The prediction has a mean pLDDT of 82.
SAM riboswitch aptamer (S box leader) from uncultured Muriicola sp., 108 nucleotides, folded computationally.
It matches the Rfam family "SAM riboswitch aptamer (S box leader)". About the family: The SAM riboswitch is found upstream of a number of genes which code for proteins involved in methionine or cysteine biosynthesis in Gram-positive bacteria.
The model forms 97% of the base pairs in the Rfam consensus.
Taxonomically the source falls in Muriicola (Bacteria, Pseudomonadati, Bacteroidota, Flavobacteriales).
C1' cells in the first nucleotide's frame, strides 16, 4: 500500500523533556493551548479487538478474568459539508443509510 468484517453519544491522567501551536484533510463554526499545544519518555489507569479460564459445545453462544499484543484517556469521529432515502412542507428543517475518518482482527 490496499480488501473484508465488526465498533465509534459509555470509559478512563499526572509527571518529565519540549516551546506553539492543537481538535485526520479542505472550508466554515465552536473550542483547547504560556495556569504550557504538538511530539517524546516514565508511570498510572480504561476498555475487552486478539487473548485465558469455564459452561454449552466446537459454527458459534453466555460468564467471568486482564497476565501478554495492540488501542485510548477534552469536546459524538467536536459540528457542518457530499450523496441516497424517507418524513416534514417554504423552514431550506428533522432522521437513517452511503461515503471519509479511526481502531482492531485476518487477508493481499
Nucleotide at each position: 500500500u490496499u480488501g473484508u468484517u465488526a465498533u465509534c453519544a459509555a470509559g478512563a491522567a499526572a509527571g518529565g523533556u519540549g516551546g506553539a501551536g492543537g481538535g485526520a484533510c479542505u472550508a466554515g463554526a465552536c473550542c483547547c493551548g504560556g495556569u504550557g499545544a504538538a511530539a517524546c519518555c516514565u508511570u498510572a489507569g480504561c476498555a475487552a479487538c486478539c487473548c485465558u479460564u469455564u459452561a454449552g459445545c466446537u459454527a458459534c453462544u453466555a460468564a467471568a478474568g486482564a497476565a501478554g499484543g495492540u488501542g485510548c484517556u477534552a469536546c459524538a469521529u467536536u459540528c457542518u459539508a457530499u450523496u441516497a432515502c424517507g418524513c416534514a412542507c417554504u423552514g431550506g428543517g428533522c432522521g437513517u443509510g452511503a461515503c471519509a475518518g479511526a481502531u482492531a482482527a485476518c487477508g493481499u